[in-house]
RNA sequence: AGGGACAUGGUGUAACGGCAGCACGUCCGGCUCCAAUCCGGAAGAUGAGGGUUCGAUUCCUUCUGUCCCUG
Repeated sequence: AGGGACAUGGUGUAACGGCAGCACGUCCGGCUCCAAUCCGGAAGAUGAGGGUUCGAUUCCUUCUGUCCCUG
């Protein structure tokens, strides 16, 4: 320099263009003499800008970051 992949709660990951889920973790409650386990509940996320669309995590585009390949 050229090509490609990826970016979603604190962490790891799902999601035909149509309510953003799951697990772990955190917090609250139950259970317990106390804790752990277990049970119930809650908070918490789509990298940034623009475009297409009735509707975008999803499609297009630019940027940022990470990784891979070629030289």